[in-house]
Context: one part of a larger RNA
């Protein structure tokens, strides 16, 4: 030197553990902002670096409410106060809330500079401090100007809007890598990504739908239908519907006809009035006629409805006439029940501080009992977590009751708004026009031009109008369905967060990037990238105290069951040493 054994150093792997994640279910919430948000700069604590909390009133001020003993955050000391006159703590309401930011008086290199005008303090006066008010836009009300006139302006006034939002929705633009084992049509994909709008959801939404000779009966979403029928360089791929079964459940309201009222051009002069007593004739005013506009009734459909006009019938309530009462007839006016939620105080249900909540003792080991043994109890409660080890009966708790303010929800009652009988005739008044439609030229649909219907859109043309009009996959024809060109609306459904519950999820090189002051440190002009670091012990009982040392550190000694001695459970390997034995 090699190998062996042993003791050590080193290392931080493994076990074990859980503060942290990640996922489904359930339930209940969901928009914040010029009343200054989202997000931040700065500051704030006797003593204060950092994070939490506030904010010049500043780890807090006031009020109600819950609690009931100890309290001044994380975080110890020092020093000093609070607190049964109810403090900290929690819950809800308010109050203060510097600066920066939409940032809004002006500027500006975000948190800084600098005005103006009005009120208040100061001052002899100004500087000075403190409060308010000055930004653009849109819409409106007043006054005033200027126009023929639609307007415009100019000053004063109400009101609203900007901005921020992880995902989730609508709409307006919109790729290319890639697949097609090259690639153009195709496909990735109406995806990424840009704008825009809007809400707690968005969007759709009561048939000009579908279906098929039977019928159904609004949207939305989930499960088949069905990878079917289609489409397709018939390539790669794309890919439905009817119809079934759940989920949920809601249906209204204008536009016209027609009546009224108000305004406000027009338009006859035969009859009326007035200039005028009569005649003729002229003006002028209202009546009269139509035209537009507002407003109000009225009406809202398709087995057509509605309108004006009329006939029958017709519960109930009020009301007339004739001086009371009862009966009955008559006209006159409302009408039958319904529907809705705009608004309430109590009611019920949840969210939200909280509160009550049964039942164990002895013994043995052991450092500790919840463990062994022995003997009990509760149990609408033997879910769970902690306590010195493994506890139904020590301790929060758990089953099961109970609960202010706030806030959410229900119907119900009240007030409120809406709409309201049936059968009939007759008139032909309305029932959504640059629309449907049609030619091109795109585009959405399962449909790639295709025998291509349906729906949009741009350009040109351009209907009927209830004896009508749309689909029914070219087109006609019979059938059969159904009313466009106006408009609203919950619920089911997405996302999210919060509250409990759950997992043949991870457990520290895993799970979130992030368990630990993380989107931090640190890289980067920037836009971006982006970590690593868990674990004494039951309890800090963190080693008074002697020697060596200058210190570090060590021997002691004492605390603890254990030194487990503080980057302290366990402590594995690589790696380096003592020491001992072989062996060269």
């Nucleotide at each position: 030197a090699g190998c062996g054994c042993g003791c050590g150093g080193g290392g931080g792997a493994u076990g074990c553990c859980u503060a942290g994640g990640c996922g489904c279910c359930a339930a209940g919430g969901g928009c914040c902002g010029a009343g200054g948000a989202a997000g931040g700069a700065c500051g704030u604590g006797g003593c204060u670096g950092g994070c939490u909390g506030c904010g010049a009133a500043a780890a807090g001020c006031c009020g109600c409410g819950g609690g009931g003993a100890g309290c001044c955050g994380c975080c110890a000391g020092c020093g000093g106060g609070c607190a049964g006159a109810g403090a900290g703590c929690c819950g809800c309401g308010g109050a203060u809330g510097u600066c920066c930011g939409a940032a809004u008086g002006g500027g500006g290199c975000a948190a800084c500079c600098c005005c103006g005008c009005c009120a208040g303090g100061g001052u002899g006066a100004u500087g000075c401090c403190u409060g308010g008010c000055g930004a653009c836009c849109g819409c409106u009300g007043g006054u005033c100007g200027c126009g023929g006139g639609a307007g415009c302006g100019a000053c004063u006034g109400g009101u609203g809007g900007a901005g921020g939002g992880a995902a989730c929705u609508c709409g307006g633009g919109g790729a290319a890598c890639u697949g097609a084992a090259a690639c153009a049509u195709c496909u990735c994909a109406g995806u990424a990504c840009c704008c825009g709008g809007a809400g707690g959801a968005a969007g759709a939404g009561g048939a000009a739908u579908c279906a098929a000779a039977c019928g159904a009966g609004a949207c939305u979403c989930c499960g088949c239908u069905a990878g079917u029928a289609g489409u397709g360089g018939u390539g790669a791929g794309c890919g439905a519907a009817c119809g079934c079964g759940g989920a949920c459940g809601a249906g209204c309201c204008c536009a016209a006809a027609c009546c009224g009222u108000c305004g406000u051009g027009g338009c006859u002069a035969g009859g009326u009035g007035g200039g005028c007593g009569g005649c003729a004739g002229c003006c002028c005013g209202a009546a009269g006629c139509g035209g537009c506009g507002g407003c109000g009734g009225g009406g809202u459909u398709g087995g057509a409805g509605g309108g004006c006009c009329u006939g029958c019938c017709g519960a109930g309530a009020c009301g007339c006439g004739c001086u009371g009462c009862c009966g009955g007839g008559g006209c006159g006016u409302c009408g039958a029940c319904g529907c809705u939620g705009g608004c309430g105080a109590a009611c019920g249900g949840g969210c939200g501080a909280g509160c009550c909540g049964a039942a164990c003792g002895g013994u043995c080991u052991g450092g500790g009992a919840a463990g062994g043994c022995c003997g009990a109890c509760c149990g609408g409660a033997g879910g769970g977590g902690g306590u010195g080890a493994c506890a139904g009966u020590c301790c929060c708790g758990u089953a099961g009751g109970c609960g202010a303010a706030g806030c959410c929800u229900g119907g119900g009652c009240g007030c409120g708004g809406c709409g309201u009988g049936g059968c009939g005739g007759g008139c032909a008044c309305c029932u959504g026009a640059g629309u449907a439609c049609c030619a091109c030229g795109g585009g959405a649909c399962g449909c790639g031009a295709g025998g291509a219907a349906u729906c949009c859109c741009g350009u040109g043309g351009g209907a009927a109008g209830c004896u009508g009009g749309g689909g029914g996959g070219a087109c006609c024809a019979c059938c059969c369905u159904c009313c466009a060109a106006g408009g609203c609306g919950c619920a089911g459904u997405a996302c999210c967060c919060u509250u409990g519950g759950c997992g043949a999820c991870c457990g520290a090189u895993a799970g979130u990037g992030g368990a630990c002051c993380a989107g931090u440190a640190c890289c980067g002009u920037g836009a971006g990238g982006g970590a690593a670091u868990g674990g004494u012990g039951a309890a800090a009982a963190g080693g008074c105290c002697c020697c060596c040392g200058g210190g570090a550190g060590g021997g002691g000694a004492g605390u603890g069951c254990a030194a487990a001695g503080c980057g302290u459970c366990u402590g594995a390997a690589a790696c380096c040493g003592c020491g001992c034995g072989c062996u060269u």